This is a predicted structure of a 318-nucleotide part of an RNA (small-subunit ribosomal RNA, central domain) from a Prevotellaceae bacterium. NCBI's taxonomy places the organism under Bacteria, Pseudomonadati, Bacteroidia, Bacteroidales, Prevotellaceae. The prediction has a mean pLDDT of 86. RNAcentral holds the full RNA, with entries from SILVA.
Context: one part of a larger RNA
RNA sequence: CUAAGCGCAGGGUUUAAGGCAAUGGCCCAACCAUUGUUCGCCCUGCGAACUGGGAGGCUUGAGUGCAGGAGAGGAAAGCGGAAUUCCUAGUGUAGCGGUGAAAUGCGUAGAUAUUAGGAGGAACACCAGUGGCGAAGGCGGCUUUCUGGACUGUAACUGACACUGAGGCACGAAAGUGUGGGGAGCAAACAGGAUUAGAUACCCUGGUAGUCCACACCGUAAACGAUGAGCACUAGGUGUCGGGGUCGCAAGACUUCGGUGCCGGAGUUAACGCAUUAAGUGCUCCGCCUGGGGAGUACGUACGCAAGUAUGAAACUC
Numbered sequence: 001c002u003a004a005g006c007g008c009a010g011g012g013u014u015u016a017a018g019g020c021a022a023u024g025g026c027c028c029a030a031c032c033a034u035u036g037u038u039c040g041c042c043c044u045g046c047g048a049a050c051u052g053g054g055a056g057g058c059u060u061g062a063g064u065g066c067a068g069g070a071g072a073g074g075a076a077a078g079c080g081g082a083a084u085u086c087c088u089a090g091u092g093u094a095g096c097g098g099u100g101a102a103a104u105g106c107g108u109a110g111a112u113a114u115u116a117g118g119a120g121g122a123a124c125a126c127c128a129g130u131g132g133c134g135a136a137g138g139c140g141g142c143u144u145u146c147u148g149g150a151c152u153g154u155a156a157c158u159g160a161c162a163c164u165g166a167g168g169c170a171c172g173a174a175a176g177u178g179u180g181g182g183g184a185g186c187a188a189a190c191a192g193g194a195u196u197a198g199a200u201a202c203c204c205u206g207g208u209a210g211u212c213c214a215c216a217c218c219g220u221a222a223a224c225g226a227u228g229a230g231c232a233c234u235a236g237g238u239g240u241c242g243g244g245g246u247c248g249c250a251a252g253a254c255u256u257c258g259g260u261g262c263c264g265g266a267g268u269u270a271a272c273g274c275a276u277u278a279a280g281u282g283c284u285c286c287g288c289c290u291g292g293g294g295a296g297u298a299c300g301u302a303c304g305c306a307a308g309u310a311u312g313a314a315a316c317u318c
Stems, first nucleotide, its partner, number of pairs: 001053002004051002006047008018038008061161001062158003065154004073147007080124001085119007095106002132139002176217006185211002190206004228285006236263012267274002291318003300311004
């Protein structure tokens, strides 16, 4: 600014029942009748607080720039030392190992122990911390390269660009699957020795998948803070991590922003507890629940190589 919603006034149209008010009739009432009015729609005029729409402007929300410091954030490559195991050689001799006690096992073909050299794989002691980083899963030796996010300061830029998010997409521990590598230690399965009434276990000696790498699947966990995300508000105290400011020679003090803990008030809660990192007080959006069992089963569908996953009942029963 507009006038769609909204409000006021006027007009038109449509009606019966109904509603409301008044009066009347059945003794009252229910019920019925009369009169008036109301409800709907349309048109016109006026109004502009609110909702909506249009235009312009603003900077606090959001984002960008600039200046900084912190970090096991991610990916790839390279490197390092300790330890275990194995191999070779030396010294050396009868045991070693293991347990509650033993035995299986290893050892005179020289083990265990010890010294030197070599091979190979996996994990990175101390630092290490209710410390840090990440959306979650998760991330820890060192160096380099590539790379994401957060934080602090500034206030140069944009000017509401925001929040949430059904479906969808990506990521997603461990185990498991496919193909090809790798394989030191550990170790489902398996074998043996013990224990035992038995011992398909716990303990011991071995040991294969697996654990590791590459690529591709799987898509689940007590995937937990058992607490969805965002914004705002509501006493404090005390640790710690990363920044800033003021004062100070410094030590430090005060203050501010962001994280991470503990204690605690109001409030809340069935209680336990939570308590500015809310489970308090409000708003927006999503997900989810409705007695126990049957059952996360059946069926169907989708996905998957499979294992299975997702969705997800009922009868019956208490």

Overview
Its Rfam family is "Bacterial small subunit ribosomal RNA".